Molecule: c-di-GMP-I riboswitch aptamer
Organism: Syntrophomonadaceae bacterium
RNA sequence: GACCGACAAAAGCAAACUUGUCGAAAGGCAAGGACGCAAAGCCGUGGGUCUAAAGUUCUUCAUGAAUAAUGACUGCCAGGCUGCCGAA
Numbered sequence: 001g002a003c004c005g006a007c008a009a010a011a012g013c014a015a016a017c018u019u020g021u022c023g024a025a026a027g028g029c030a031a032g033g034a035c036g037c038a039a040a041g042c043c044g045u046g047g048g049u050c051u052a053a054a055g056u057u058c059u060u061c062a063u064g065a066a067u068a069a070u071g072a073c074u075g076c077c078a079g080g081c082u083g084c085c086g087a088a
Stems, first nucleotide, its partner, number of pairs: 004086002012037002017032006035075001041081003045078003048073003055067004
C1' cells in the first nucleotide's frame, strides 16, 4: 500500500412507527424513535422498483379506465468519487 473486517477502540448514520410540513402521488424535509449499517458518506450513471400530475386515447350524468417520467427510491444490485480504525 492492496485485499479483508474483531462480541477491539473512537466517532457516526438511523428502518418501522408517531407528529409537523411540502407534494397529485410515489416520496422528501424536521423532530421524536432504533430495526439495522464498515461506506446506511457523496453521485439517479446502468439495471431494477415505485408513482402517474400534465399530455394523449377511451368512457361517464358526475366520473372512471388505459398509456406514459419529465417525478421518486442509493437502507434493491452494479459502477464512479471520497473516507475512520487495525485484531486475524